[in-house]
């Protein structure tokens, strides 16, 4: 340097909506503080466009489009192979 496993550790990124009589209810992995959950370039986690378009729902959500559009957070450890340099011994 390349390949393999995508595991372990560390670090990092991210969201927290809707309805309501404020009791509670809905969707979701997660609904704001949790040793949680999701995601980290093979990157639709998440953000922007967007107070977007169509369908749909009590509403959010959801489905399709926009759209592989623009952004977006990674190192080490392990094994194998190849190459180079230095040092020592014979």
């Nucleotide at each position: 340097g390349c390949c393999g496993g995508u595991g372990a550790c560390a670090c990092g990124g991210g969201g927290u909506g809707c309805c309501g009589a404020c009791a509670g209810g809905c969707u979701g992995a997660g609904a704001a503080c949790a040793c949680a959950c999701c995601c980290g370039u093979u990157g639709a986690a998440c953000c922007u466009g967007a107070u977007c378009u169509a369908g749909u729902c009590a509403g959010c959500a959801c489905u399709a489009g926009c759209g592989a559009a623009g952004g977006g957070a990674u190192g080490u450890c392990c094994g194998g192979c190849a190459u180079g340099a230095g040092u020592g011994a014979g």

TPP riboswitch aptamer (THI element) from Bifidobacterium thermophilum, 90 nucleotides, folded computationally. The model forms 95% of the base pairs in the Rfam consensus.